[in-house]
Molecule: Bacterial RNase P class A
Organism: Luteimonas sp.
RNA sequence: GGAGUCGGCCGGACAGUCGCGUCAUCGAGUGAUCGGUGCCGAGGAAAGUCCGGGCUCCACAGGGCACGGUGCCAGGUAACGCCUGGGCGGCGCGAGCCGACGGAAAGUGCAACAGAAAGAUACCGCCGAACGGCAUCGCAAGGUGUGCGUGGCAAGGGUGAAAUGGUGCGGUAAGAGCGCACCGCGAGCCUGGUAACAGGCCGGCACGGCAAACCCCACCGGGAGCAAGACCAAAUAGGGAGACCAUGCUGCGGCCCGCGGUGUCUCCGGGUAGGUUGCUCGAGCGUAUCGGUGACGAUGCGCCUAGAGGAAUGAUUGUCCACGACAGAACCCGGCUUACAGGCCGGCUCCGCCA
Repeated sequence: GGAGUCGGCCGGACAGUCGCGUCAUCGAGUGAUCGGUGCCGAGGAAAGUCCGGGCUCCACAGGGCACGGUGCCAGGUAACGCCUGGGCGGCGCGAGCCGACGGAAAGUGCAACAGAAAGAUACCGCCGAACGGCAUCGCAAGGUGUGCGUGGCAAGGGUGAAAUGGUGCGGUAAGAGCGCACCGCGAGCCUGGUAACAGGCCGGCACGGCAAACCCCACCGGGAGCAAGACCAAAUAGGGAGACCAUGCUGCGGCCCGCGGUGUCUCCGGGUAGGUUGCUCGAGCGUAUCGGUGACGAUGCGCCUAGAGGAAUGAUUGUCCACGACAGAACCCGGCUUACAGGCCGGCUCCGCCA
């Protein structure tokens, strides 16, 4: 100097003017409201609503089944599908990145097409004379030949995503873990490690793959959500209780009895409109020290940082620069994911050059 990788941070700056919203305060007004002053006033993702929790109401003895989720190990955390550290596998020269990464010897099942066979298979092939057949020689016993049947094999060919450990040497009729070396594998043993796992020894090696098929194992899980929920509470209608008036009117009915409806006032409770609350001090933020490899935790000090509710956070002028992206809170918090102009800081790696 170039290329790369990981982590952290910022997200136009300053000033003037005019506005907007909540709150506090002062003044005016009967009041609605208006005016002055002051504080504060969107984000790193406020987004997607995908996980986890707080909070609220409903349900609920305890245990089990079913169903759903998570899935290497250990730790962190209120909790998590998140984070940290470690293991294993893959990629990269490397820093580093990626990982649905429990169990296939509990059982059931699946594997299109091709292929003989996708679990017990032999199409082509290789081998050979034990038995049968056939041919031939011999009077006969028997001999010789032949791979047709029976038999041995799985090396080679061929099919396939995948073919019953791989390569090599020996061995054999031909072959074969049949024997040996290395690699691979293992329900074994030892050592290290909390563990995942690793290393060594031992064992010729035992039916391979798929659990993002059912399943098995371990752990976790009640439902609905701030339009949750709580409080105050008109008008009208209706409900309950009491008092008064009429002992009437009216429906059923031919009539009586009976049953029901109908007036005024007072009280009570539910509940609608409407209003108040829930609402922002919180697993909070900053900083220092200590513990920890780290995520994180403990302690001290300091800070208060939107809380509206048909919904405020804007406009304009000047100066400057690198000329400004994605995007707007609606109960709150921890994550993940997605969007994003441009810029800053730090750790580390590789390559080239100079001294």